[in-house]
RNA sequence: CCUUUUCAUGGCGGUGAAGCUCGCCGUAACCGCUCGUGGACAACGGGCCAAUAGCUUCUACAACAUA
Numbered sequence: 001c002c003u004u005u006u007c008a009u010g011g012c013g014g015u016g017a018a019g020c021u022c023g024c025c026g027u028a029a030c031c032g033c034u035c036g037u038g039g040a041c042a043a044c045g046g047g048c049c050a051a052u053a054g055c056u057u058c059u060a061c062a063a064c065a066u067a
Stems, first nucleotide, its partner, number of pairs: 010025004016058006032048006
C1' cells in the first nucleotide's frame, strides 16, 4: 500500500509493566488538587501530591544514609 474476513470481545479508574481483587463503561466510562485575575464551570498565570482504584512486586525519577 492492496485484498479478504470478523465485531470476536474489549475498554476505563490524573505518568510505565505484571499478578490478585474491586468498581465503572459500551462510544461511553475517563481526563488530580489548590490559589490569583475573571461574569464564568471559559481562558490565562502560579503552587502542590502521585508511577496503585486498592494490595504486592518490578522499572524510571527524587531525597537521605552506609560501603